[in-house]
Context: one part of a larger RNA
RNA sequence: GAUUGAACGCUGGCGGCAUGCCUAACACAUGCAAGUCGCACGGGGGUAGUGAUACUCCAGUGGCGGACGGGUGAGUAACACGUAGGAAUCUGCCCUUGAGUGGGGGACAACCUGGGGAAACCCAGGCUAAUACCGCAUGAGCUCGCGAGAGGAAAGCGGGGGAUCGCAAGACCUCGCGCUGAAGGAUGAGCCUACGUCCGAUUAGCUAGUUGGUGGGGUAAAGGCCCACCAAGGCGAUGAUCGGUAGCUGGUCUGAGAGGACGAUCAGCCACACUGGGACUGAGACACGGCCCAGACUCCUACGGAGGCAGCAGUGGGGAAUAUUGGACAAUGGGGGCAACCCUGAUCCAGCAAUGCCGCGUGGGUGAAGAAGGCCUGCGGGUUGUAAAGCCCUUUAGGCGGGGAGGAACGACGUCGUGUAAACAAUGCGGCGUUCUGACGUUACCCGCGGAAUAAGCACCGGCUAACUCCGUGCCAGCAGCCGCGGUAAUACGGAGGGUGCGAGCGUUGCUC
Numbered sequence: 001g002a003u004u005g006a007a008c009g010c011u012g013g014c015g016g017c018a019u020g021c022c023u024a025a026c027a028c029a030u031g032c033a034a035g036u037c038g039c040a041c042g043g044g045g046g047u048a049g050u051g052a053u054a055c056u057c058c059a060g061u062g063g064c065g066g067a068c069g070g071g072u073g074a075g076u077a078a079c080a081c082g083u084a085g086g087a088a089u090c091u092g093c094c095c096u097u098g099a100g101u102g103g104g105g106g107a108c109a110a111c112c113u114g115g116g117g118a119a120a121c122c123c124a125g126g127c128u129a130a131u132a133c134c135g136c137a138u139g140a141g142c143u144c145g146c147g148a149g150a151g152g153a154a155a156g157c158g159g160g161g162g163a164u165c166g167c168a169a170g171a172c173c174u175c176g177c178g179c180u181g182a183a184g185g186a187u188g189a190g191c192c193u194a195c196g197u198c199c200g201a202u203u204a205g206c207u208a209g210u211u212g213g214u215g216g217g218g219u220a221a222a223g224g225c226c227c228a229c230c231a232a233g234g235c236g237a238u239g240a241u242c243g244g245u246a247g248c249u250g251g252u253c254u255g256a257g258a259g260g261a262c263g264a265u266c267a268g269c270c271a272c273a274c275u276g277g278g279a280c281u282g283a284g285a286c287a288c289g290g291c292c293c294a295g296a297c298u299c300c301u302a303c304g305g306a307g308g309c310a311g312c313a314g315u316g317g318g319g320a321a322u323a324u325u326g327g328a329c330a331a332u333g334g335g336g337g338c339a340a341c342c343c344u345g346a347u348c349c350a351g352c353a354a355u356g357c358c359g360c361g362u363g364g365g366u367g368a369a370g371a372a373g374g375c376c377u378g379c380g381g382g383u384u385g386u387a388a389a390g391c392c393c394u395u396u397a398g399g400c401g402g403g404g405a406g407g408a409a410c411g412a413c414g415u416c417g418u419g420u421a422a423a424c425a426a427u428g429c430g431g432c433g434u435u436c437u438g439a440c441g442u443u444a445c446c447c448g449c450g451g452a453a454u455a456a457g458c459a460c461c462g463g464c465u466a467a468c469u470c471c472g473u474g475c476c477a478g479c480a481g482c483c484g485c486g487g488u489a490a491u492a493c494g495g496a497g498g499g500u501g502c503g504a505g506c507g508u509u510g511c512u513c
Base pairs, nucleotide, nucleotide: 001513002512004510006509007508008507009506010505013360014359015358016357017356018355019353020352021318026316027315028314030313031312032311035064036063037062040061041060043058044057045056046055047054048053071272072271073270081196082195083194084193085192086191089189090188094185095184096183097182099180100179101178102136104134105133111126112125113124114123115122116121142151143150144149156177157176158175159174160173161172164171165170198244199243200242205235206234207233210232211231212230213229214228215227216226217225247269248268249267250266251262252261253260254259274295275294276293277292278291297307298306299305324350326349327348328347332346333344334343335342336341363393364392365391366390373384374383375382376381397454399449400448401447402446403445407440411435412434413433414432415431416430417429418428419427420426457502458501459500460499461498462483463482464481468497469496470495471494472493478485479484
């Protein structure tokens, strides 16, 4: 000098864009942060209707999602990460292709009855539906097998409809959404290898599933991953083992570069979710707001139970130090749903903080009697100083009033074209028209009104280093980054006048180069 997630002191007008617990991975009151589907299913309630029925809401069964998104950096020196490769794998939803979707059965919730418990909740009996569950059929280029052969699936729901059948429901036709198995793709994930990745030798030897083989088990999958047997190997001064420290990277800061230091925000990967262990379900977890066990802690207690903010806010505590218990789903994205839509502390916004960067303002012109006052003085004067006053203007920002984009695409309805279709139903796609949707928001921006009105400080002035005098003090009080100042004329202490440098900041301290 540059830098900063900074802090402290003094000061402080506005805006834009960023950033904001670096410490206790300390403990947490309260609210919210993951639901959704009635077009899978039986049932219950409400509204309208005389009713058929229609609309709407819901606990339960069932499906999909809760493995994403969000947080944190404890652990980890490791195939964790980075770069480049590899083969023995899986992959819900999505895309492409071709095949199938036939026929049966028995239950369990809800509900009813009874019972237990303070509660959390639980038990018994009875009824019932399904896209829940289980067989049968069929079945491949699927699985097993050298082969012969064997095994081996499914589910319906909604819309519309001319002929035919049917008392009707409907059959039937068709469209959409699904379902089953197969092949391929895409995406995501698991695994292996080479190389790279901090300090300590005052850590020199380490190793028994250890190193390899055979045979098995296990996994989606190679493998001592695990097991039995056999062999005696494997690693190490090119630093094994041990100890310390640490999430890694893209990058960030600095520097001419080489390099050094760092790894906040943003992005990728990893790890963790009170501490330790375990599996279940599932395409995917050994699962932050799931389950079980153990432990510490907190709460309730009838001794049986309940809980986990390293999600967003917020509280206590720690600390030099770090924000609102805000608004909205309008946009972007995500989950569910045919859709309408619902949910979304992701996100978008707003609030607080000069924490940083950038921009703007605190007025402009004129004005010598060089006013008054202050300070200095050699008492003549000098300086503050065109500075002020006065006069003439302007009105950014702030204030008041008015106007006013863009962020809105979609969706819905109508209509036209086109595909499917027997079809002028329905439905997919595209065009056009109409209509609806904004948290921010008193938006940005524009116009008008008014008046210089509301807005300057901080550090320094001995040398380094830009800026000097007076008074006070008298090795005192004090200053100080280094050299050093102060013991009676101190440009170095304290005050004043003046000056210098920066400026909504200026200094100090800490960190890094």